[in-house]
Molecule: TPP riboswitch aptamer (THI element)
RNA sequence: ACCAACGAAUAGGGGUGCCUUGCAAAGAGGCUGAGAUAAUACCCUUUAACUUGAACUGGUUAGUACCAGCGUAAGGAAUUCGAUGUACUUCCGU
Numbered sequence: 001a002c003c004a005a006c007g008a009a010u011a012g013g014g015g016u017g018c019c020u021u022g023c024a025a026a027g028a029g030g031c032u033g034a035g036a037u038a039a040u041a042c043c044c045u046u047u048a049a050c051u052u053g054a055a056c057u058g059g060u061u062a063g064u065a066c067c068a069g070c071g072u073a074a075g076g077a078a079u080u081c082g083a084u085g086u087a088c089u090u091c092c093g094u
Base pairs, nucleotide, nucleotide: 001086002085006082007081008080009079010078011045012044013043014042017031018030019029020028021027050075051074052073056069057068058067059066
């Protein structure tokens, strides 16, 4: 000087759906998930969380979810320190 994995600090980004009951709201029950409005939580920060196209297409499900496509799509939030390793330089010893 660079530095993958890993750790920390600070900062920042993001989602909260589906089904049943119900006029609706509230409430209750069920499903998936890390998370379903509850949080001093959870996930993510370019090895991409999430959003858009999308009330998309095919399969599938009670439905969301899920699988495949679209998709090398369009957007999307970061720095520092530690640690580790490598290279170089200088000095000392042999």